[in-house]
Context: one part of a larger RNA
Formats: sequence, structure tokens, C1' cells
RNA sequence: UGGUGUUGAAGGAACUCGGCAAAUUGCCCUCGUAACUUCGGAAGAAGAGGGCCCUUAUUGCGGGCAACCGCGAUAGGGGGGCACAGACCAGGGGGUGGCGACUGUUUACUAAAAACACAGGGCUCUGCGAAGCCAGUACGGCGACGUAUAGGGUCUGACGCCUGCCCGGUGCCGGAAGGUUAAGAGGAGGGGUGCAAGCUCUGAAUCGAAGCCCCGGUAAACGGCGGCCGUAACUAUAACGGUCCUAAGGUAGCGAAAUUCCUUGUCGGGUAAGUUCCGACCUGCACGAAUGGCGUAACGACUUCCCCGCUGUCUCCAGCACCAACUCA
Repeated sequence: UGGUGUUGAAGGAACUCGGCAAAUUGCCCUCGUAACUUCGGAAGAAGAGGGCCCUUAUUGCGGGCAACCGCGAUAGGGGGGCACAGACCAGGGGGUGGCGACUGUUUACUAAAAACACAGGGCUCUGCGAAGCCAGUACGGCGACGUAUAGGGUCUGACGCCUGCCCGGUGCCGGAAGGUUAAGAGGAGGGGUGCAAGCUCUGAAUCGAAGCCCCGGUAAACGGCGGCCGUAACUAUAACGGUCCUAAGGUAGCGAAAUUCCUUGUCGGGUAAGUUCCGACCUGCACGAAUGGCGUAACGACUUCCCCGCUGUCUCCAGCACCAACUCA
């Protein structure tokens, strides 16, 4: 000097990105226990007291013929003590937000999460002696020894309240008409050759599918959801009006948000002092409704902020033990 333990005056998070690490708490019994809530929970909430040994009295249960013994309960007296869960073992607690309902799953070896899954919800395909889908050249297989309360695909993700407008584009579905359209059918007509019969080449009209065009439907399909100008008897603002464009111009709810650039927005709360946090406002650069919107009890080795307790994290370092390092042998 390093490592692993251990102790510490006064203070007690002033440390730090952050209480990281450490400390506190810890078992049993009794009392007691808030908001909120899906009435199950929250809850071991929080918080308070007790526990050892001897002895006296009363009393319950069991045993014993009895004396009395064992296990408890209540009240009192005494004793030791830092400590009676005596070592070991063994929750710190509370409050407010965000996200995800939950228990689960995951990057074997830097990520455990807000990611995945999930029960629940929707859309869509599939009518079965070859279902649709899947892999296979096929036979055969899977689906399934199943049959629409089934199976496949896809999105969303408990529960509660809900899920607005747009079908112009793309996709999908439907459409006995019409347009376009291949092979094929057709064969007017034309060319070559030949004396000719013929052989051969070319070929107009017309008839010919799906597809595309066309006509409809469909957004819990892919997706999309405006601009400018004016106006009220202070000012400001604009319920109102005008105009342009669009398929339609963002409804409810939420909003400086895991989304807000300007921005440490402004106001309020918390602190002596708060770029974080909580509550509001709305000027939403660039929220928004199953690419789900907004809430939500419970849950979380998730994440933000605050409080109590606790502490060598710190002010500010020091002692001790052991193991190394170092010196000498």
C1' cells in the first nucleotide's frame, strides 16, 4: 500500500448519475392498523407492548387413593442483566408518479426490461372420401383419427368507459353488360410454282378465357384525418362570417407527456435554495382512438421523485484482526 473482516467522537446522504455499498429491520405472542378497492385485498400495512430465573396466591385442563405432579392463565413479590428469537438463523418502513393488468418467458457467455407471452377482444380463410394452410417431384404426411363452440392466418392484449370521420390511392371481395386481349377457330383476298390437277406461303372480317379497364362494396384491411382573411361597446379573444383546396379535414379522451424543438414554457406545491418530481394551464415544432384512446385495485430483482429510520457514502479519516505486498534471514 492492497484485499477481507470489524469498530468509531460529533454530524447523519452534506457522498454520488443514483443511498451504489454498508447499516438499520428481522422469529413468536398480544394489542392495533389508513387511503383506495375488481370487496378477494391493500396487510406482516403503519405502530405499541411482552418474552429470562426464583417465589406466593387464585384458577383451567390432564394424571394420581392421596400427598402431589405436568401443561397453561391471572395477580403480586424478589433477582441477575448490555443482551432472555442471548450463538446461528432472521422483512427496514411509508408516500406520489410512469410503464406493463397479473403468475410466467427472453439475448447459454456485457441487456430480465416498459421487450415476448398471456387469458380476453376483433377481422379473415376453411363445408371436409384431396377443408383451407404447411412441407414434399410424387406416393403419402401434417392439420386430425379433428369438422365452423373446429382448424389456419393476422392484429390487439385482464378489467372498466369507449373505439369518431375518410373507400380518392393500394389491397381484398362482388359484378351473366361493355372495352381491350393469347393460343385456337375462321377463311374474304393475295403471293410462289406448275400445262393442269395440285403443292406451298401469307392472310382481312368474325368467334375466342383469365387479367386489365369499367361499376359497386370494404378501414379492429395498408393507410389518411387542411389553409388564408375578417368580425363583439377598453383591450384581448373570436361563439360568427367569407374564401380556397380535399376522399375526408382529428370526434371523445388525454396533453411541455417514455411524445414539447423553442424550454429550466407559465402558475401552484414540496426545499433556505429544486434543469428532476407532483398538480394545473394548452401556444399538441411533431398525442389520439385494437399500429388501440383514457382510466384502473392487485402485482414488479422495472423506472422517477419525496419522507421516517439507519448508517464511515460523506465532512475526514482513524484504530484493530487476518491474508498478501515490502525488508531481512
Molecule: large-subunit ribosomal RNA, domain IV
Organism: soil metagenome